[in-house]
Context: one part of a larger RNA
RNA sequence: GAACGAACGCUGGCGGCAGGCUUAACACAUGCAAGUCGGAGGUGAAGUAGGGCUUCGGCCCUGCGGAAACUGGCGCACGGGUGAGUAACGCGUGGGAAUCUACCCCGGGGUGGGGAAUAACCGCUGGAAACGGCGGCUAAUACCGCAUACGCCUUGAGAGGGAAAGCUUUAUGCGCCCUGGGAUGAGUCAGCCUCUGACCGAGGAUGAGCCCGCGGCGGAUUAGCUUGUUGGUGAGGUAACGGCUCACCAAGGCUACGAUCCGUAGCUGGUCUGAGAGGACGAUCAGCCACACUGGGACUGAGACACGGCCCAGACUCCUACGGGAGGCAGCAGUGGGGAAUCUUGCGCAAUGGGCGAAAGCCUGACGCAGCGACGCCGCGUGCGGGAAGAAGGCCUUCGGGUUGUAAACCGCUUUCAGGAGGGACGAAGCCACUCGGGUUAAUAGCCCAGAGGGUGACGGUACCUCCAGAAGAAGCCCCGGCUAACUACGUGCCAGCAGCCGCGGUAAUACGUAGGGGGCAAGCGUUGUCC
Numbered sequence: 001g002a003a004c005g006a007a008c009g010c011u012g013g014c015g016g017c018a019g020g021c022u023u024a025a026c027a028c029a030u031g032c033a034a035g036u037c038g039g040a041g042g043u044g045a046a047g048u049a050g051g052g053c054u055u056c057g058g059c060c061c062u063g064c065g066g067a068a069a070c071u072g073g074c075g076c077a078c079g080g081g082u083g084a085g086u087a088a089c090g091c092g093u094g095g096g097a098a099u100c101u102a103c104c105c106c107g108g109g110g111u112g113g114g115g116a117a118u119a120a121c122c123g124c125u126g127g128a129a130a131c132g133g134c135g136g137c138u139a140a141u142a143c144c145g146c147a148u149a150c151g152c153c154u155u156g157a158g159a160g161g162g163a164a165a166g167c168u169u170u171a172u173g174c175g176c177c178c179u180g181g182g183a184u185g186a187g188u189c190a191g192c193c194u195c196u197g198a199c200c201g202a203g204g205a206u207g208a209g210c211c212c213g214c215g216g217c218g219g220a221u222u223a224g225c226u227u228g229u230u231g232g233u234g235a236g237g238u239a240a241c242g243g244c245u246c247a248c249c250a251a252g253g254c255u256a257c258g259a260u261c262c263g264u265a266g267c268u269g270g271u272c273u274g275a276g277a278g279g280a281c282g283a284u285c286a287g288c289c290a291c292a293c294u295g296g297g298a299c300u301g302a303g304a305c306a307c308g309g310c311c312c313a314g315a316c317u318c319c320u321a322c323g324g325g326a327g328g329c330a331g332c333a334g335u336g337g338g339g340a341a342u343c344u345u346g347c348g349c350a351a352u353g354g355g356c357g358a359a360a361g362c363c364u365g366a367c368g369c370a371g372c373g374a375c376g377c378c379g380c381g382u383g384c385g386g387g388a389a390g391a392a393g394g395c396c397u398u399c400g401g402g403u404u405g406u407a408a409a410c411c412g413c414u415u416u417c418a419g420g421a422g423g424g425a426c427g428a429a430g431c432c433a434c435u436c437g438g439g440u441u442a443a444u445a446g447c448c449c450a451g452a453g454g455g456u457g458a459c460g461g462u463a464c465c466u467c468c469a470g471a472a473g474a475a476g477c478c479c480c481g482g483c484u485a486a487c488u489a490c491g492u493g494c495c496a497g498c499a500g501c502c503g504c505g506g507u508a509a510u511a512c513g514u515a516g517g518g519g520g521c522a523a524g525c526g527u528u529g530u531c532c
Base pairs, nucleotide, nucleotide: 001532003530004529006528007527008526009525010524013380014379015378016377017376020372021338026336027335028334030333031332032331035074036073037072040071041070047064048063049062050061051060052059053058081291082290083289091215092214093213094212095211096210099208100207104204105203108200109199112146114144115143121136122135123134124133125132126131152162166196172190173189217263218262219261224254225253226252229251230250231249232248233247234246235245236244266288267287268286269285270281271280272279273278293314294313295312296311297310316327317326318325319324344370346369347368348367352366353364354363355362356361383413384412385411386410393404394403395402396401417473419468420467421466422465423464427459430456431455432454434453435452436451437449438448439447440446476521477520478519479518480517481502482501483500487516488515489514490513491512497504498503
């Protein structure tokens, strides 16, 4: 000199952008942060319409209606947080072969026929609660057999094992109620149209698992380390290779090019500095990894050994009727504590993105915004012009004067920003119910096109524009001995104090304190810390 996730002191007008627990991976009150699908299935509350009964409180039947919960599907392995652990194929980079991959894309085949249950619900019942127990009824895209399966797997030539699910819309026919017939309505089967699923194996895309070369830290006052250890055979196991695991056999394997041990640490793209080489760092953003109260374990699943899932143990907190239960903010806010120190228990799903859904849509503390703090960077303002050989006051003085100083007053002008009033967006590309239009069609169902109208904004009446008033509301901080830019007076008297280094202060101190003046930077200025 530059830099900072800074802090501290004094001061503080506005805006834009960015950033804001570096410490206790300490403990957490409260709310929210992951749901969704009625176009998979059964049930059906409130309310309401009609009818019947009524000791008028209400009850019953039928219809509409759809709450809440249940079965089922997909998601919950993403997104979000943190850096404890880890010196390791964890990361970076370059290769590799023995693998899996839900949803998505492409093309092939099949989607036949049966069965047994169970929640919800009803009845009884246990418990303070959490949560159950017994009996009974029922459905499915839930579950289980059978058939079929070229390509797939196993074995071997004879065979054996392994799939599936349906749903929606509309017209016609059948059959039911009403009926002369027909229309309408709910149900059902058949074939047909339309939409979307479920199964098998091939390929793709994406994601993931695994192996290897090389690279990146301090200590030798750590010199030896190792028994599943190193290799082989066989077996098991895995999606997959492998000592991954096991039995047997052999006795190997690593190490001064630093094994082992100890300490420290998430790694990288990058960031800061520097002419570079290098050094230091790894906040924000992005990629990878690890973790989710501590330790261990598996279940489900395409994917987890799973932050807001389960089980066990432990510490801690809470409830309890003492029998027993509940919990996990390193999600967003917020609280206590620790600390020099780090924010609102805000608004919204309008946009972007994600989950579910055919869609409408629902959910989304991701995200978009707003709030707080000069924490940083950047921009703007606190006025502009004129105005005396120069007011007053202050300070100094050789008492003549000098200086503050065009500074002020005063005159003229302007009005950014803040304030008030009015107007007022982009962000909406798109998406969408509805209406019109066009296409397909037997169809004024559906579906397709998205041309016209219409609807959709948290921020927010914000940005921006216009007008109004009046210089009006807006300057401080550090320094002035040398380094280093800027000097006098008084006070003090080795005292009180200053100080980055040299050093100042013991009676004329440009070095302490105050004042006047001056220098530097400026909504900041200094100090401290850290790194180059």